[in-house]
Context: one part of a larger RNA
RNA sequence: CUGGGCGUAAAGCGCGCGUAGGCGGUGUCGUAAGUUGGAUGUGAAAGCUCCUGGCUCAACUGGGAGAGGUCGUUCAAAACUGCGGUGCUUGAGGAUAGAAGAGGAGAGUAGAAUUCCCGGUGUAGUGGUGGAAUGCGUAGAUAUCGGGAGGAAUACCAGUGGCGAAGGCGGCUCUCUGGUCUAUACCUGACGCUGAGGUGCGAAAGCGUGGGGAGCGAACGGGAUUAGAUACCCCGGUAGUCCACGCUGUAAACGAUGGAUACUAGGUGUAGGAGGUUAUUUACCCCUUCUGUGCCGAAGCAAACGCGUUAAGUAUCCCGCCUGGGGAGUACGAUCGCAAGGUUAAAACUC
Numbered sequence: 001c002u003g004g005g006c007g008u009a010a011a012g013c014g015c016g017c018g019u020a021g022g023c024g025g026u027g028u029c030g031u032a033a034g035u036u037g038g039a040u041g042u043g044a045a046a047g048c049u050c051c052u053g054g055c056u057c058a059a060c061u062g063g064g065a066g067a068g069g070u071c072g073u074u075c076a077a078a079a080c081u082g083c084g085g086u087g088c089u090u091g092a093g094g095a096u097a098g099a100a101g102a103g104g105a106g107a108g109u110a111g112a113a114u115u116c117c118c119g120g121u122g123u124a125g126u127g128g129u130g131g132a133a134u135g136c137g138u139a140g141a142u143a144u145c146g147g148g149a150g151g152a153a154u155a156c157c158a159g160u161g162g163c164g165a166a167g168g169c170g171g172c173u174c175u176c177u178g179g180u181c182u183a184u185a186c187c188u189g190a191c192g193c194u195g196a197g198g199u200g201c202g203a204a205a206g207c208g209u210g211g212g213g214a215g216c217g218a219a220c221g222g223g224a225u226u227a228g229a230u231a232c233c234c235c236g237g238u239a240g241u242c243c244a245c246g247c248u249g250u251a252a253a254c255g256a257u258g259g260a261u262a263c264u265a266g267g268u269g270u271a272g273g274a275g276g277u278u279a280u281u282u283a284c285c286c287c288u289u290c291u292g293u294g295c296c297g298a299a300g301c302a303a304a305c306g307c308g309u310u311a312a313g314u315a316u317c318c319c320g321c322c323u324g325g326g327g328a329g330u331a332c333g334a335u336c337g338c339a340a341g342g343u344u345a346a347a348a349c350u351c
């Protein structure tokens, strides 16, 4: 190289956008680079295959013929690929009319609750646990009523419901803004798919500067438990959690399942549309259809579990990745980072 794989055995980049490259719908005309055929040149010797001879055979060896090519030249063919021209509309994009949504950013605002402060009532406990204690409380707590401050999160609705490429997104209102779906088949006319590098986004924790700080709460202190208890339980509590700007770039970033397209039984929920049917004209019901999201299952696949039109089935295209366990996602080097560390990534040795 050929070949085999990637849900759980090793293996899908966390997710987009996109450069080079690879691949690419349908008709027709041309071309002849790839492709195919003929002719011709060349393809030393040895070697290889066949025929035949020499050593008693064979190995070995002599002779003859043939095969052997990413080869050159030339003539021809035009199906397929390429290239050029000209068309097409089903892929793709646009237009028009509708639709739903926690999609994103900014600003404002509401109510419940916790905590704290002030005032009233009121008196001895309260809190916490398996049971306790630390804690709080006669300097008046807990409880209860009124007033105020401040921060964070939005009960019910709420749903294998919705939206987003992923991370993720949930009170309400406004402004700006991205994507999706349906119907029509009006426009463009292959404008497409994938995507090495590259570039952007990227939970939580963490870092820098400046704010903020109610609750919760690593570290830390105390009380318990225990043989011990650097824990689980309890009382406190700092960073942090929140905001702005910047960095970090990782997760069981999971559907442990890359993207695109086509095809291959059904049944049953649910979400958003569209068209019918039934009416009195609408709402329901029912039927058809498109898009999403679940469950169950034919065929098929699979080591099994299971998957099964949302494929792990049948195929094509493109990318990424795997090659026994440990050493090791480590060392060294390079590179990114303020640091923490990230990315890339061995070997000796050993079983």
Stems, first nucleotide, its partner, number of pairs: 004322003007305002012319001014201004021194003025088007033081002035077007042069001048066007091191001092188003095184005103177007110154001115149007125136002162169002206247006215241002220236004258318006266296011300307002324351003333344004